[in-house]
RNA sequence: UUAGACAAAGGCAAACCUAGCGAAAGCUAGGGACGCAAAGUUUCGGGUCUUACACCAUUGGGUGAUGAUUGCUGAGCUACCAUU
Numbered sequence: 001u002u003a004g005a006c007a008a009a010g011g012c013a014a015a016c017c018u019a020g021c022g023a024a025a026g027c028u029a030g031g032g033a034c035g036c037a038a039a040g041u042u043u044c045g046g047g048u049c050u051u052a053c054a055c056c057a058u059u060g061g062g063u064g065a066u067g068a069u070u071g072c073u074g075a076g077c078u079a080c081c082a083u084u
Stems, first nucleotide, its partner, number of pairs: 004081001011036002016031006034071001040077003044074003047069003053064004
């Protein structure tokens, strides 16, 4: 540097429930484990989601921004142990 076959020590925590925040997406804390060898971290690129706000339209929609998603993906940075 690549890489995860056999292990060892461990780590994180999906859905769901409760409480709170938010307009919403979603987030935080506790419980709980679907899974994860980077499911550690960063919104830098792409994708997706939201619509209190702005504009357009009017039978309730569209576009844009804001915001969100790192367990959507690419990329950056960091990293235990075993083996080559």
RNAcentral holds the sequence, with entries from Rfam. c-di-GMP-I riboswitch aptamer from Desulfosporosinus fructosivorans, 84 nucleotides, folded computationally. The organism belongs to Desulfosporosinus, within Bacteria.